[in-house]
About this RNA
The RNA shown here (FMN riboswitch aptamer (RFN element)) has 152 nucleotides and comes from Bifidobacterium aemilianum. Taxonomically the source falls in Bifidobacterium (Bacteria, Bacillati, Actinomycetota, Bifidobacteriales). The coordinates come from a structure-prediction model, not an experiment, and the mean pLDDT is 76. The RNAcentral record of the sequence draws on Rfam.
RNA sequence: GGCAAGUUUCAGGGAAGGUGCGAUUCCUUACUGGCGGUAUAGGUCAGGUCCACAUACAUAAGGACCCCAAACCCAAGCCCGCGACCCGCGCAAGCGGCUGAUCCGGUGAGAGACCGGGGCCAACGGUAUAGUCCGGAUGGAAGAAACGGAGC
Numbered sequence: 001g002g003c004a005a006g007u008u009u010c011a012g013g014g015a016a017g018g019u020g021c022g023a024u025u026c027c028u029u030a031c032u033g034g035c036g037g038u039a040u041a042g043g044u045c046a047g048g049u050c051c052a053c054a055u056a057c058a059u060a061a062g063g064a065c066c067c068c069a070a071a072c073c074c075a076a077g078c079c080c081g082c083g084a085c086c087c088g089c090g091c092a093a094g095c096g097g098c099u100g101a102u103c104c105g106g107u108g109a110g111a112g113a114c115c116g117g118g119g120c121c122a123a124c125g126g127u128a129u130a131g132u133c134c135g136g137a138u139g140g141a142a143g144a145a146a147c148g149g150a151g152c
Base pairs, nucleotide, nucleotide: 002152003151006147007146008145009144010143015029016028017027018026030132031131032122033121034082035081036080037079042073043072047066048065049064050063051062077120078119086097087096088095089094102118103117104116105115106114124135125134126133
């Protein structure tokens, strides 16, 4: 110096109207997007040109534009993986299973990720049929950050 054990904290968003005896569930129009990875976006660093102070010339700080390897930051609901939920087994710890949705056009050497447009998806229980209400849940958790470090 690195890694492990251990500790602490944090870790999900979103609705109005209409019909109706009754719907935040139907209909209409809106709105939302967990965690890790990944890029042809973006940022930053390097370089260049010009402007300006400004003058005979040159130059620093400043401004605009171009460019920008590596690294770093950042970057997807529908690309990969994970978590939650659900099912089975188990006294339990836990193990196994299941687990949603994307096309078209543009740019380009290359797009599943950029730009434009359209489409689609969203556990279980409750209830007039629920991604947005209530509930399990003041729960659990992918993981994030900090501390720690006698062990390796």